[in-house]
This is a predicted structure of a 349-nucleotide part of an RNA (small-subunit ribosomal RNA, central domain) from Solanum clarkiae. Taxonomically the source falls in Solanum (Eukaryota, Euphyllophyta, Mesangiospermae, eudicotyledons). Its mean pLDDT, the model's own confidence on a scale to 100, is 85.
Context: one part of a larger RNA
């Protein structure tokens, strides 16, 4: 490389937008580029075929062909592709709705915890398997008024909803994105993918200016213990929290890229039609869009999975190729730095 693979054995880029590219619906029409045909010609021997002769084998005669290249013809029009014109089953834009923790601003809310600042009170409290170290007659712990901070929003709560994912939840306002259903109006293939490229992207670090209730790497003590650079306690700096950049990485998981078709039911739940029904409100059917459970067929080593595929095909990108060496070295880009992308080999087994 060719093949074969990628849910757990190596292997799906965290995510997503979109360049090139290579892919592409149904109709009728030009062309004849690909395609298919016709012809020459690639000496001969070799090779393959069918014969035939040295007794036979190898050799060795004769006569044929497959492929396949270059070049000419100008013969076919089914396909793919050009070319024009219509088309609507894809895709998309207007309209009428609907749900929602989807994003961002900004407003305001109670509970609790902490500390301050009175009140009653008077001795312990606080934590532990047990105990210290802590606090505590300079009045603590408990109770009971007051104000002041900061972070997080019980219950509803769901196998419930929303977002490309990261992710998001007291509570109201304001602005904005996005999906879904219905009826049909309009454009008319206007599409899927998607190497580079852009944007985004938890936590943790970084940088600057703020803030600091409570928690807490580090760091001190009390203890455990043979030690205890832990675990258990008492404290506590960095961070956590905002604004204003960096960083680019996760077990970023469905460990399962993305799109279209197309293959028995069966229980549920979410948002929306229809038809039924009724005073409403449920009850029954039954479409589309989600989201779960069982499960048939075919799939898989198994395990599982099964219309939300890991079935059955197409179409297109990523990625893998024995353990270690090793996400390592060296070189490049990006980074304020921590490091992050790309990324061997010698040798070893």
């Nucleotide at each position: 490389u060719u093949a074969g693979g990628c849910g757990u054995a190596a292997a799906g880029c965290a995510u997503u937008u979109g360049u090139a590219g290579g892919u592409g619906g149904a109709u009728u029409u030009u062309u004849g580029a690909g395609u298919c045909g016709c012809c020459u010609u690639c000496a001969a021997a070799u090779c393959c075929c069918a014969g035939g002769g040295c007794u036979c084998a190898a050799u060795c005669c004769u006569g044929g062909a497959c492929a396949g290249g270059c070049g000419g013809u100008g013969g076919a029009a089914a396909c793919u592709a050009c070319c024009a014109a219509g088309c609507u089953a894809g895709a998309g834009u207007a309209u009428g709705g609907u749900a929602g923790g989807g994003g961002c601003a900004g407003a305001a809310g109670g509970a609790a915890u902490u500390u301050c600042c009175g009140g009653u009170a008077g001795a312990g409290u606080g934590g532990u398997g047990a105990a210290a170290u802590g606090c505590g007659u300079a009045g603590a712990g408990a109770u009971u008024g007051g104000a002041a901070a900061g972070a997080a929003c019980a219950c509803c709560a769901a196998c419930g909803g929303c977002g490309a994912a990261a992710g998001a939840a007291c509570u109201c306002u304001g602005u904005u994105g996005g999906a879904u259903c219905g009826a049909c109006a309009c454009u008319g293939a206007c599409a899927a993918u998607g190497a580079g490229g852009g944007a985004u992207g938890a936590a943790a670090g970084c940088c600057a200016g703020g803030g600091g209730a409570a928690u807490g790497a580090a760091u001190a003590g009390u203890a455990u213990u043979a030690g205890a650079c832990a675990c258990c306690c008492c404290a506590g700096u960095a961070g956590u929290c905002c604004u204003a950049g960096c960083c680019g990485u996760a077990a970023a998981c469905g460990a399962u890229g993305g799109a279209u078709a197309u293959u028995a039911g069966g229980c549920g739940u979410u948002g929306u039609g229809c038809a039924u029904a009724u005073c409403a409100a449920c009850c029954c059917a039954u479409g589309c869009a989600g989201u779960g459970c069982u499960g048939u067929a075919g799939c898989u080593a198994a395990c599982g999975a099964g219309u939300u595929a890991a079935g059955u095909a197409u179409c297109u990108c990523g990625c893998c190729u024995g353990g270690g060496g090793a996400g390592u070295a060296u070189g490049u880009u990006c980074g304020c730095a921590a490091g992050a992308a790309u990324g061997a080999a010698a040798c070893u087994u």
The full RNA is in RNAcentral, with records from SILVA. It matches the Rfam family "Bacterial small subunit ribosomal RNA". Gene Ontology terms of the family: ribosome and structural constituent of ribosome.